[in-house]
Context: one part of a larger RNA
Molecule: large-subunit ribosomal RNA, domain IV
Organism: Triticum turgidum subsp. durum
RNA sequence: CUCUCUCUAAGGAACUCGGCAAAAUAGCCCCAUAACUUUAGGAGAUGGGGUGCCCCCUCACAAAAGGGGGCCACAGUGACCAGGCCCGGGCGACUGUUUACCAAAAAUAUAGGUCUCCGCAAAGUCGUAAGACCAUGUAUGGGGGCUGACGCCUGCCCAGUGCCGGAAGGUCAAUGAAGUUGGUGAACUGAUGACAGGGAAACCGACGACCGAAGCCCCGGUGAACGGCGGCUGUAACUAUAACGGUCCUAAGGUAGCAAAAUUACUUGUCGGGUAAGUUCCGAUCUGCAUGAAGGGCGUAACGAUCUGGGCACUGUCUCGGAGAGAGGCUCG
Numbered sequence: 001c002u003c004u005c006u007c008u009a010a011g012g013a014a015c016u017c018g019g020c021a022a023a024a025u026a027g028c029c030c031c032a033u034a035a036c037u038u039u040a041g042g043a044g045a046u047g048g049g050g051u052g053c054c055c056c057c058u059c060a061c062a063a064a065a066g067g068g069g070g071c072c073a074c075a076g077u078g079a080c081c082a083g084g085c086c087c088g089g090g091c092g093a094c095u096g097u098u099u100a101c102c103a104a105a106a107a108u109a110u111a112g113g114u115c116u117c118c119g120c121a122a123a124g125u126c127g128u129a130a131g132a133c134c135a136u137g138u139a140u141g142g143g144g145g146c147u148g149a150c151g152c153c154u155g156c157c158c159a160g161u162g163c164c165g166g167a168a169g170g171u172c173a174a175u176g177a178a179g180u181u182g183g184u185g186a187a188c189u190g191a192u193g194a195c196a197g198g199g200a201a202a203c204c205g206a207c208g209a210c211c212g213a214a215g216c217c218c219c220g221g222u223g224a225a226c227g228g229c230g231g232c233u234g235u236a237a238c239u240a241u242a243a244c245g246g247u248c249c250u251a252a253g254g255u256a257g258c259a260a261a262a263u264u265a266c267u268u269g270u271c272g273g274g275u276a277a278g279u280u281c282c283g284a285u286c287u288g289c290a291u292g293a294a295g296g297g298c299g300u301a302a303c304g305a306u307c308u309g310g311g312c313a314c315u316g317u318c319u320c321g322g323a324g325a326g327a328g329g330c331u332c333g
Base pairs, nucleotide, nucleotide: 001328002327003326004325005324006323007322008321010319011318014317019314027051028050029049030048031047036041038149052071053070054069055068056067057066058065072076084312085311086310087309088308089307090306091304092303096108097107112147113146114145115144116143117142118141124133125132126131150299151298152297153296155229156228157227160226161225162222163221164220165219166218169217170216171215176210179207180206181205182204183203184202188197189196190195230248231247232246233245234244257291258288269285270284271283272282273281
């Protein structure tokens, strides 16, 4: 000097990003316990008292409990073991799950809600197939999506995209096909001819009116489907503001609620509270850069090794150090 511990006057968080770490609390019995609440809780709330040993009594032998008296210590759960507590807010209802080896959480799951598909040889999934799971199940069942207890609620837009339904019209494939047309081509003709004309049947092609499903166009519906939810301008008898009006655009222009928020850049917004002093915190405000309703909105008792602010107690965290024990290092041998 490093590590692991013990003690420390006075102060008591002044330390620090932050009470990190440490200290403090602690068992059992009795008394007494608030707001709030889903009436179960909250609750070991908080707070207070007792606790050893000896003798006697009550009760029911013992044990336990209760009552009376006495004794000792600084200290009687005498060592060890053994909750710190309270107040406010955010998020998530809760127990559970997760990044084996840097993240345990507000992420995930959840019960509950809702939409959608599926009538059984089900839908969905795996496999080329056979086959298998679903399921030895059958709509109070099974698959998928979103949301996430509970309470109050869940507004407007179907123009685009998706999905569902419709079938009148438009478009539209293969195939079939009336018909048109090309090639080859017998008879026959050119006094002969290997040439030319001719062109029946058959065969080989080309075009083809017409017939022709789904789809798409089209017509409707649908948002707890993907998604979206305006601008400019004037106006009231102080000023300011605009209940009111005008105009442009749109499918419709953000409703209830909440709001400087896990969302607010400007910003340490402004006001109030808490402090002597508060970029954090709490309550308001609304000028929401860029909140908002199952990508759920707003509340919410209980719960949380969650995040955040304050307080009591307590302390070497600190003012500011000091002393000691053990282990190691170092020096000497």